RNA sequence: AUACGACAAGAGCAAACCAUUUGAAAGAAUGGGACGCAAAGCUAUGGACCUAAAGAAUUGUUAUAAUUCUACGGUUGCCAAGUUACCGAA
Numbered sequence: 001a002u003a004c005g006a007c008a009a010g011a012g013c014a015a016a017c018c019a020u021u022u023g024a025a026a027g028a029a030u031g032g033g034a035c036g037c038a039a040a041g042c043u044a045u046g047g048a049c050c051u052a053a054a055g056a057a058u059u060g061u062u063a064u065a066a067u068u069c070u071a072c073g074g075u076u077g078c079c080a081a082g083u084u085a086c087c088g089a090a
Stems, first nucleotide, its partner, number of pairs: 004088002012037002017032006035077001041083003045080003048075003054070006
């Protein structure tokens, strides 16, 4: 230095749920709270998944309608990829 990750040390993050705010929704922010996490730091680049306001198509035929499709919206605590980083037993 790279890989690896200990019932090691010191720090860190914070699921569900609750409150408030925000958003069409999915979701997000803040506070509380800890299920977990060795990158659960950062970047939506690829895949996957969630949502469908707007738009498009179809139906309907006047209703501010129904159905389907689409991300330009999201999730990095779904998996990869990129990038940065603390500690040092085997």
RNAcentral holds the sequence, with entries from Rfam.
This is a predicted structure of a 90-nucleotide RNA (c-di-GMP-I riboswitch aptamer) from Paenibacillus psychroresistens.
The source organism's lineage runs through Bacteria, Bacillati, Bacillota, Bacilli and Paenibacillus.
Model confidence (mean pLDDT): 85 of 100.